[in-house]
RNA sequence: CGGGUAGUUCAGACGGUCGCCAGCGCAAAACGUUGGAGGAAAGUCCGGGCUUCAUAGGGCAGUAUGUCGGAUAACGUCCGGCCGGAGCAAUCCGAGGGAUAGCGCAACAGAAAAUAUACAGCCAAAAUUUUUCGGCAAUGGUGAAAAGGUGAGGGUAAGAGCCCACCGGUAUUGACGCAAGUCGUACGCAUUGCAAGCCCCAUACGAAGCAAGAUCGAAUAGCGAGGUAUAAGGUGGCCCGCUGACCUCAGGGUACGAUCGCUAAAGUUAUUUCGCAAGGAGUAAAUUAGAUAAAUGACCGUCUUACACAGAACCCGGCUUAUGAACUGCCCGUUUA
Repeated sequence: CGGGUAGUUCAGACGGUCGCCAGCGCAAAACGUUGGAGGAAAGUCCGGGCUUCAUAGGGCAGUAUGUCGGAUAACGUCCGGCCGGAGCAAUCCGAGGGAUAGCGCAACAGAAAAUAUACAGCCAAAAUUUUUCGGCAAUGGUGAAAAGGUGAGGGUAAGAGCCCACCGGUAUUGACGCAAGUCGUACGCAUUGCAAGCCCCAUACGAAGCAAGAUCGAAUAGCGAGGUAUAAGGUGGCCCGCUGACCUCAGGGUACGAUCGCUAAAGUUAUUUCGCAAGGAGUAAAUUAGAUAAAUGACCGUCUUACACAGAACCCGGCUUAUGAACUGCCCGUUUA
């Protein structure tokens, strides 16, 4: 210097003029003063807080997760480790339990697709130019995959884990590790693959949602039809259980009203300490939007990287996606000293 990979920070600041919203001061207004959209506010994909069903359960079905140990209010999230895969590497990815519980699938090609098998071929015997009988699964071909792989090894008529070396596999008496596992040892050489096929196993799980819900105000028609105490109805689906005086359809009236919920939070910042880390504990400081047809805008000057993606609507912890600028660590390559 180039390429790669993993992260961090900011997303304008200061001053002036006019304009908007909330809190406080004021009886009220004027006026003053303090504050006023994000790193993702987006997606609505997960998890919760909170509200109601509701007085509170059990089972089945269903859904989700799936390596080991931790963190967390919790999670399908995060941290660390193991195994497998990609990469020269830094690093990244994994839908990472079970194929002897059962069922199912593997088209075509190929001799044959799990009861293995002999198309081409190799070897051997007999005969003589083409056949018969036998051995082989090494070589070739088909295929995603052919009953372990490789070897310029030994052996054989030719071959084969037939024997040997390494890898792989199985078992586990040993060592290390909390564990998943790793190393070692022994052994005969393997019961194909798919569970992101159904399924089995383990673990977890009420539902609906701020348009949840609560209070106040206002008005009228109980004019009608049906069901119902051995019960309708209620509780995500079904069953059991519990409860049980109203339930359903249609019609009419009021309000397209006001207040609360609505922001002090499992919160933020700084610092000490424990931990590899995610995070935990202590101390101190400050209080930082609450709109409701929807508030933060316009102009000028200075500095400057600011010209991108983009606007809270009950709140919080994550994940995913969009995007401008600056900086840092590590890996590989090239060049120079």
About this RNA
A computed fold for a 337-nucleotide RNA from an uncultured Synergistales bacterium, annotated as Bacterial RNase P class A. Of the family's consensus pairs, 96% are formed in the model. The prediction has a mean pLDDT of 76. Rfam family: Bacterial RNase P class A. Rfam classes the family as a ribozyme. Clan: RNaseP clan. About the family: Ribonuclease P (RNase P) is a ubiquitous endoribonuclease, found in archaea, bacteria and eukarya as well as chloroplasts and mitochondria. Gene Ontology terms of the family: tRNA processing, ribonuclease P activity and dimeric ribonuclease P complex.